[in-house]
Context: one part of a larger RNA
Molecule: small-subunit ribosomal RNA, central domain
Organism: groundwater metagenome
RNA sequence: CUGGGCUUAAAGCGUCCGCAGGUGGUUUGAUGCAUCUUGUGUUAAAUCCGUGCGCUCAACGUACGGGCCGCACAAGAGAUGAUCAAACUUGAGGCCGGGAAAGGCAAAUGGAACUACCGGUGUAGGGGUAAAAUCCGUUCAUAUCGGUAGGAACACCAAAGGCGAAGGCAUUUUGCUGGAACGGUCCUGACACUCAGGGACGAAAGCGUGGGGAGCAAAAAGGAUUAGAUACCCUUGUAGUCCACGCCCUAAACGAUGAGCACUAGCUAUUGGAAGUAUCGACCCUUCCAGUGGCGUUUUACCAAGGGAAACCGUUAAGUGCUCCGCCUGGGAAGUACGAGCGCAAGCUUAAAACUC
Numbered sequence: 001c002u003g004g005g006c007u008u009a010a011a012g013c014g015u016c017c018g019c020a021g022g023u024g025g026u027u028u029g030a031u032g033c034a035u036c037u038u039g040u041g042u043u044a045a046a047u048c049c050g051u052g053c054g055c056u057c058a059a060c061g062u063a064c065g066g067g068c069c070g071c072a073c074a075a076g077a078g079a080u081g082a083u084c085a086a087a088c089u090u091g092a093g094g095c096c097g098g099g100a101a102a103g104g105c106a107a108a109u110g111g112a113a114c115u116a117c118c119g120g121u122g123u124a125g126g127g128g129u130a131a132a133a134u135c136c137g138u139u140c141a142u143a144u145c146g147g148u149a150g151g152a153a154c155a156c157c158a159a160a161g162g163c164g165a166a167g168g169c170a171u172u173u174u175g176c177u178g179g180a181a182c183g184g185u186c187c188u189g190a191c192a193c194u195c196a197g198g199g200a201c202g203a204a205a206g207c208g209u210g211g212g213g214a215g216c217a218a219a220a221a222g223g224a225u226u227a228g229a230u231a232c233c234c235u236u237g238u239a240g241u242c243c244a245c246g247c248c249c250u251a252a253a254c255g256a257u258g259a260g261c262a263c264u265a266g267c268u269a270u271u272g273g274a275a276g277u278a279u280c281g282a283c284c285c286u287u288c289c290a291g292u293g294g295c296g297u298u299u300u301a302c303c304a305a306g307g308g309a310a311a312c313c314g315u316u317a318a319g320u321g322c323u324c325c326g327c328c329u330g331g332g333a334a335g336u337a338c339g340a341g342c343g344c345a346a347g348c349u350u351a352a353a354a355c356u357c
Stems, first nucleotide, its partner, number of pairs: 004328003007311002012325001014201004021194003025088007033081002035077008048066007091191001092188003095184003103177006110154001114150008125136002162169002206247006215241002220236004258324006267294010306313002330357003339350004
């Protein structure tokens, strides 16, 4: 290499878009490039295979025959692939219709809570802990009532719920905008799938500039605990958390499960639609279709089959097949060194070896 694998043993890129490449629906005709068949020539000898012979056997040697792979030419076949021409509608896309949603961006908006300040009532405690202390309080705290200001997050609804490619998205309203599903079956007519390189997006933390700063809170300080306590607990508290713009590009970025298509028992929730029943109408009920999500799945009625080392998966497959991509190849050294690219930096991406077990 062939081969074998990737939920948990090593292994699915964080996600999507997408050029090249690979792969690709149905029918007809043509070509005969690939492909296949036959023949001829060539493919040095040796080697290989078969048979016989020679060394006492064998290895070995030798004679004859045969063969693999490849090339050239000629003749033929017309399935499959390819190319050309023509056509089709099931794949894909478009159009029309009424609906669903925390999808995205921007602006505005509401109430509860919290903190600070002002004023009233009121008096000696409050806070905190296992217990305390640091801490706050007679310059009037805590508690309670009213007012003002500020920033951040949105209780209930709320759900196994919804939307999004993923990250993720939740007060309410408006504007702009993206995608998906269903129904109609009107249009195009294979326009498709996957995708190395490439591009875009990408939680939190972190970085730059300028704002903002209520609460929380790395660092830091103090009080405790302790043999010690650079911790766990307590009192404070700065970056940060928030906003705008620009970077960073990593996560147990997880379903630890790549994308697409097809096939293989069910139950249930929800969304949209259709039909039936019923009704003045709607709801409810029954059946069906499509989408999204969830559950259970056995020692003989049902409670699948199948797969898996097992746990478990089981029409949202880890079952049965096809296409394309990524990745793995003993542990450590190491996701490190060196080199390169990117970055303001932090660092990220790519990625070894010696040595050792």